[in-house]
Context: one part of a larger RNA
RNA sequence: GAACGAACGCUGGCGGCGCGUUUUAAGCAUGCAAGUCGAACGGUAGAUAGGACUUCGGUCUUAUUUAGAGUGGCGAACGGGUGAGUAACACGUAGGUAAUCUGCCUUUGGAUGGGGGAUAGCCCAUGGAAACAUGGAGUAAUACCGCAUGAGAUGCAUACUUUGUUGUGUGUAUGAAAGGUGCUUUCGGGCACCGUCUGAAGAUGAGCCUGCGGUCCAUUAGUUAGUUGGUGGGGUAAUGGCCUACCAAGACAGCGAUGGAUAGCCGGCCUGAGAGGGUGAACGGCCACACUGGGACUGAGACACGGCCCAGACUCCUACGGGAGGCAGCAGCUAAGAAUCUUCCGCAAUGGGCGCAAGCCUGACGGAGCGACGCCGCGUGAACGAUGAAGGCCGAAAGGUUGUAAAGUUCUUUUCUUAGGGAAGAAUAAGGUUUGUAGGAAAUGACAGACCGAUGACAUUAUCUGAGGAAUAAGCCCCGGCCAAUUACGUGCCAGCAGCCGCGGUAACACGUAAGGGGCAAGCGUUGUUC
Numbered sequence: 001g002a003a004c005g006a007a008c009g010c011u012g013g014c015g016g017c018g019c020g021u022u023u024u025a026a027g028c029a030u031g032c033a034a035g036u037c038g039a040a041c042g043g044u045a046g047a048u049a050g051g052a053c054u055u056c057g058g059u060c061u062u063a064u065u066u067a068g069a070g071u072g073g074c075g076a077a078c079g080g081g082u083g084a085g086u087a088a089c090a091c092g093u094a095g096g097u098a099a100u101c102u103g104c105c106u107u108u109g110g111a112u113g114g115g116g117g118a119u120a121g122c123c124c125a126u127g128g129a130a131a132c133a134u135g136g137a138g139u140a141a142u143a144c145c146g147c148a149u150g151a152g153a154u155g156c157a158u159a160c161u162u163u164g165u166u167g168u169g170u171g172u173a174u175g176a177a178a179g180g181u182g183c184u185u186u187c188g189g190g191c192a193c194c195g196u197c198u199g200a201a202g203a204u205g206a207g208c209c210u211g212c213g214g215u216c217c218a219u220u221a222g223u224u225a226g227u228u229g230g231u232g233g234g235g236u237a238a239u240g241g242c243c244u245a246c247c248a249a250g251a252c253a254g255c256g257a258u259g260g261a262u263a264g265c266c267g268g269c270c271u272g273a274g275a276g277g278g279u280g281a282a283c284g285g286c287c288a289c290a291c292u293g294g295g296a297c298u299g300a301g302a303c304a305c306g307g308c309c310c311a312g313a314c315u316c317c318u319a320c321g322g323g324a325g326g327c328a329g330c331a332g333c334u335a336a337g338a339a340u341c342u343u344c345c346g347c348a349a350u351g352g353g354c355g356c357a358a359g360c361c362u363g364a365c366g367g368a369g370c371g372a373c374g375c376c377g378c379g380u381g382a383a384c385g386a387u388g389a390a391g392g393c394c395g396a397a398a399g400g401u402u403g404u405a406a407a408g409u410u411c412u413u414u415u416c417u418u419a420g421g422g423a424a425g426a427a428u429a430a431g432g433u434u435u436g437u438a439g440g441a442a443a444u445g446a447c448a449g450a451c452c453g454a455u456g457a458c459a460u461u462a463u464c465u466g467a468g469g470a471a472u473a474a475g476c477c478c479c480g481g482c483c484a485a486u487u488a489c490g491u492g493c494c495a496g497c498a499g500c501c502g503c504g505g506u507a508a509c510a511c512g513u514a515a516g517g518g519g520c521a522a523g524c525g526u527u528g529u530u531c
Stems, first nucleotide, its partner, number of pairs: 001531004006527005013378006019371002021336001026334003030331003035074003040071002046065008081289003091213007100206002105202008113147001115145002123136005153174008179194006215261003222252003227249008264286004268279004291312005314325004342368001344367003350364001351362004381411004391402004416468006425458001431452007475520005480501003486515005496503002
C1' cells in the first nucleotide's frame, strides 16, 4: 500500500447492488417448511330440494352436492441446512467398467385373455388417564394371489464357431399384465387418450476400480493374523478377504509405513510485476452429517434431517400402570460471545411434487423489513459580493488572519415535502374460433400452425409532470521526524502522549484547550488477520 462475512470509538442525508452466529455439531417455547390424485376404490357426516309416517320431539326414504378419515398410486432419496467427522479413491484431474444398476422421460416392437380369496374404512363390542390396542360381522379396487399365453430374457443340455466370460442354432425348464375416462353407435360394437405388462435402444442419474496431485511432527521406526495371496463356497446390481472353510507365509515401510496433531476438498477469493504466499465466508461442483451410538425395512434410488426399531443422555406429559420429543429447514428464544437481522408478504415470476385438467402444496424461490457491514453513485447549493463588517485568534502597536468566508443581491431545485399521472416484469393455461396433414362411416382424439383468452406479492413500485422553498442533510483523524499541515495559553518527569525514534523536570511546534492549517469524507480513525 491492498484486502476483510469483521469488531470498537465518534459521527451519520439518500439510492442501487451485494452480505449478515466466523463463538456452542450448545439447548430450544410457538407457528409454518411435503404433499397430491374422486379420471384407481368402497363409501360417509353435513348441507340443499322432494316424498312418506308422526306421539309434532322427530323417524324413514329419493335426488344433488360433498368435508374429514380410510384402501391404493406417485412423491416424500429432490429441494433446504451445517462442516462435527474425514489425511481417505473424500476431493481434483485423466481414464476403466468385457465387473454393474437406472423410477419418471425420449424413440421403437409386442401384449393387455380368463378367474379367485381376503382386508381397511363402516357397523357392533371391549380395555386404557392418554398414546393407543383388541375381538366379532361384513365390503371395494389400478391392493393381493393362482391359471393361460411366452416374442425376448435367464438356467441347463447339445451342435457349429471363436484368442475369449464370443456368436449362431436346436431342445428343455422358469417366468407377465389392470384398468380408468371420453366420443360415437344400427346397442353387437367401434374409436381415441391416459395407464399396466414385456423387449430393444437412448438420455439422465448412480455404484465400483485405477494412474497422478495437494498439511505438519522422526522429540512417532518399525507396522500387520482376515493380515498378504490362492482354492472351494456364500453374498452383492456388480469386482473384490466383502464374508466364510482350508492351504501357503506373505504384505507395507527411510521415495517415510505405523502413530500423533490439524483439516471437509475443489472452481475460486485476497495479495503480488510475476514466481509465490495466504485462504476456502457468499455463489457453483463433489463429499460427509442430521440429539449420541448401532441396525435394518420399504423402494428404481436411503441404511433415510421433518420414516421405523434398539440402546444412551437430556426435556416434557402422566390417573405412576405408561407415554411423547429431536430447528446443522424459515422466522424466533435462551446461553456463549467483541459480534451477526423480521416469530413479515406472496406463490404474480422461475423451478419442483401430484393431477387428463382445473388446481392444490412449496419458509425452494420471488420480494419487502432491520444493520454505513461492504462496493458504487448522488447530495448537503450556484454566481456575484470589500467598508475586507462584527466576533474569535495572534500582535507592544501598526496591523495580520479567519476571509468572498458571512451578511446582502440574483438564480437553480438534483434531493425533500405535497398533489396527480404511470410502465416493464405476463409468457400464456383451461377454454374458444380456425387452417393444414394422416386415418376413419362418423365423433372425440393425434400432429403442425394462426387468432382470441384470466392472472402482479413487490406496490402509495420504477419513472414522469405540477406546486413550494436554500429549503431536509458534515463529520472524523492529524499538524516533532518518518509524513501534507503551527501558533497562543494551561500544565511543569505531574497530568498525559506514543506505530518506531522518543516528548513532559517553567519559554513543550510532541501532553490538554483554543485559533489556524492539512488529509479523507457519509464516513473517519483504532484494533485484529492475510499478502